[in-house]
RNA sequence: GGGAAUGUAACUCAGUGGUAGAGUGCUUGCCUAGUGUGCAAGAGACUCUGGGUUCAAUCCCCAGCACUGCAA
Numbered sequence: 001g002g003g004a005a006u007g008u009a010a011c012u013c014a015g016u017g018g019u020a021g022a023g024u025g026c027u028u029g030c031c032u033a034g035u036g037u038g039c040a041a042g043a044g045a046c047u048c049u050g051g052g053u054u055c056a057a058u059c060c061c062c063a064g065c066a067c068u069g070c071a072a
Stems, first nucleotide, its partner, number of pairs: 002070001004068001006066002010024004018055001026042005048064005
C1' cells in the first nucleotide's frame, strides 16, 4: 500500500430513523458490634471527527482519525 471489523458512561457491552440503557465500578442512606455482603436512591456518555440525505440521524451514505484481525 490492498481488503475487513470495531468506535456509545470510569470499564465491559446492548440499542435502534422519533432527543440512550444494563452489569461492574463511584457517591449517599439503610442494614451490621464492625468490614464486607445485601437493599434503596443518585451522579455519570448530546453516541470518535467532519460533511451529506431526512421534518427528524447513535442508526442511512461519503471522507477522515484511532484501534484490531486478514492476505501478500